[in-house]
RNA sequence: GGAGAUUUAGCUCAGUUGGUUAGAGCACUUGCCUUACAAGCAAGGGGUCAACGGUUCAAGUCCGCUAAUCUCCA
Numbered sequence: 001g002g003a004g005a006u007u008u009a010g011c012u013c014a015g016u017u018g019g020u021u022a023g024a025g026c027a028c029u030u031g032c033c034u035u036a037c038a039a040g041c042a043a044g045g046g047g048u049c050a051a052c053g054g055u056u057c058a059a060g061u062c063c064g065c066u067a068a069u070c071u072c073c074a
Stems, first nucleotide, its partner, number of pairs: 001073007010026004019057001028044005050066001052064003
């Protein structure tokens, strides 16, 4: 230099052929339980879906571009 993959909650990840409120597990907070801790039960908080732009009535999803990480070729 060329090609490809990935980017969604604090972490690991789902999200189907574009369509009803953006989700799960762990973690975190509060309460119950306990002498106390852990475990368990109940409730709750936390997201500009990497940035920017475009297509569309409608975009996490399609297109362009940029960035980061990883892999391959030279």

Model confidence (mean pLDDT): 81 of 100. Transfer RNA from an uncultured Clostridia bacterium, 74 nucleotides, folded computationally. Rfam family: tRNA. Its family is annotated with triplet codon-amino acid adaptor activity in the Gene Ontology.